This is a predicted structure of a 73-nucleotide RNA (transfer RNA) from a Candidatus Micrarchaeia archaeon. Rfam family: tRNA.
RNA sequence: GCCUCGGUAGCUCAGUCGGUAGAGCGAUGGACUGUUAAUCCAUAGGUCGCAGGUUCAAGUCCUGCCCGAGGCG
Numbered sequence: 001g002c003c004u005c006g007g008u009a010g011c012u013c014a015g016u017c018g019g020u021a022g023a024g025c026g027a028u029g030g031a032c033u034g035u036u037a038a039u040c041c042a043u044a045g046g047u048c049g050c051a052g053g054u055u056c057a058a059g060u061c062c063u064g065c066c067c068g069a070g071g072c073g
Stems, first nucleotide, its partner, number of pairs: 001072007010025004019056001027043005049065005
């Protein structure tokens, strides 16, 4: 230098053919109780790596760049 895969909540990850951004764990509040843990309910938390483009509409498609893993030279 080139190729492939990945980057989405604090963490681990889903997200279908472009059409409301989600789950588990964690956090916070509540229920339960001798207390804690466990269990149950609720709530908060997102520039979808960055910048553009296409589109009525982009996490998803296109271009450039950044970061990580692997491969080729």

NCBI's taxonomy places the organism under Archaea, Nanobdellati, Microcaldota, Candidatus Micrarchaeia. The prediction has a mean pLDDT of 82.